[in-house]
Context: one part of a larger RNA
Molecule: small-subunit ribosomal RNA, 3' major domain
Organism: Lachnospiraceae bacterium
RNA sequence: UGACGGGGACCCGCACAAGCGGUGGAGCAUGUGGUUUAAUUCGAAGCAACGCGAAGAACCUUACCAGACCUUGACAUCCUCCUGAAUGCUGCGUAAUGGCGGCAGUCCUUCGGGACAGGAGAGACAGGUGGUGCAUGGUUGUCGUCAGCUCGUGUCGUGAGAUGUUGGGUCAAGUCCCGCAACGAGCGCAACCCUUGUCUGCAGUAGCCAGCAUGAAAGAUGGGCACUCUGCAGAGACUGCCGGGGAUAACCCGGAGGAAGGUGGGGAUGACGUCAAAUCAUCAUGCCCCUUACGGUCUGGGCGACACACGUGCUACAAUGGCGUAACAAAGGGAAGCGAAGCCGCGAGGUGAAGCAAAUCCCAAAAAUAACGUCCCAGUUCGGACUGCAGUCUGCAACUCGACUGCACGAAGCCGGAAUCGCUAGUAAUCGCAGAUCAGCAUGCUGCGGUGAAUACGUUCCCGGGUCUUGUACA
Repeated sequence: UGACGGGGACCCGCACAAGCGGUGGAGCAUGUGGUUUAAUUCGAAGCAACGCGAAGAACCUUACCAGACCUUGACAUCCUCCUGAAUGCUGCGUAAUGGCGGCAGUCCUUCGGGACAGGAGAGACAGGUGGUGCAUGGUUGUCGUCAGCUCGUGUCGUGAGAUGUUGGGUCAAGUCCCGCAACGAGCGCAACCCUUGUCUGCAGUAGCCAGCAUGAAAGAUGGGCACUCUGCAGAGACUGCCGGGGAUAACCCGGAGGAAGGUGGGGAUGACGUCAAAUCAUCAUGCCCCUUACGGUCUGGGCGACACACGUGCUACAAUGGCGUAACAAAGGGAAGCGAAGCCGCGAGGUGAAGCAAAUCCCAAAAAUAACGUCCCAGUUCGGACUGCAGUCUGCAACUCGACUGCACGAAGCCGGAAUCGCUAGUAAUCGCAGAUCAGCAUGCUGCGGUGAAUACGUUCCCGGGUCUUGUACA
């Protein structure tokens, strides 16, 4: 100087407390451990691994296993020879690749050849998701959006170092004010950026009967940009004003005006560093290793196994409910695409083809909610696992191993032990919608809106963090 203390003082955080809803019990989904297996590819491991890499494993992916096959190789550069534009179509054979053939096709040219491609050959080499994240770059997590981390000059100390950065107040903040052997400065904080909330101006192929006309009706048409909205540019909030407190300061409390008030809400933004943290399997890369194989191609299987254990979720156990008839969003996506109306089917869906590169058309029905009816507390008109049968769709192909539909079957489950998680407001809870990935496949993820609470006395205690101080046999 740090680190640590079941030392002290002060302060903060959904840290506790006060509340609301969960997990832990059930069934299922998903990840992991374990076990099994020819293989169940690999990585991630307290918080900070475990719906994580994977924003989508039937083949492919795929790295694993079995079998079959290739060896200058699926890919790059170079050399020699042969053939031919490129390329397309096709036969035999095989589980398939490999293997053996056939047809069409005919570039430029100075006629030597050239460009390009295919084949054969030799080697230089290719190739490796093989090892090492404790050799590395890059990227990322975490403490933590915590308020800290440092430097120059000066001063003090033999020196390590100290001072500044401590102190008195204050703040979300090393934020600001005052004081002070310090005076300044840098990286962080804040602000500048995006979004949301109010208004104004400009603009009007979506919106409006607001006012007029046409029309049976529909912004459907004429017409008009007033309003809504969309887009661009501005205004607006600064403790600016008033009162009180405070050191007359910083600042704090209350009030006015205002759409918004003291950082208005949300996001992006992550200092010096810590964990030899994670990643050699995104990529790059040193060294080591393989080279007729640890490389490459293909078929089939596996990654989906199942006495069991854990994490994360979904659906429930019902009457604030189940079932049956009927309104109101936002944000998105659409051309190898979204696909309307109509018709067929109980339905998944089929048919059909209008419109739309989309404020114009389509996906598209929002759902919870409201109203009416029914059920009458029961393992039920709750719950839907599992199973049987019959189907639909995607795809070369749904046996291993897809999603969905109809009928039948109807299991556990009557609110969950010890323990444990999230959340302070348009939040929790609850309800649906969209998107990425994607042929198909979502209870996951990322967004969007609808309905919309309760509680916070307080900081003794648990956890994490910050500042000062004290002890120390630790560095």